[in-house]
Molecule: transfer RNA
Organism: Gammaproteobacteria bacterium
RNA sequence: GCGCCCGUAGCUUAAGCCAGGAUAGAGUACCUGGCUACGAACUAGGGGGUCGGAGGUUCGAAUCCUUCCGGGCGCG
Numbered sequence: 001g002c003g004c005c006c007g008u009a010g011c012u013u014a015a016g017c018c019a020g021g022a023u024a025g026a027g028u029a030c031c032u033g034g035c036u037a038c039g040a041a042c043u044a045g046g047g048g049g050u051c052g053g054a055g056g057u058u059c060g061a062a063u064c065c066u067u068c069c070g071g072g073c074g075c076g
Stems, first nucleotide, its partner, number of pairs: 001075007010028004021059001030046005052068005
């Protein structure tokens, strides 16, 4: 330098593309209550996401297109 794959909540991730559409879910962690002599566990609830950045297409983009950033693999 070229090709492919990945990037979604603090962390691990689902859905996603082919085939654009209605509030982006879950586990864990965190916060609050219950339970307990107090904790842990268990249980009920809560907050937290500009879906890696920017631009484009579109009535509408996590999804399609371009480019950039970060990580991984292969080729030279």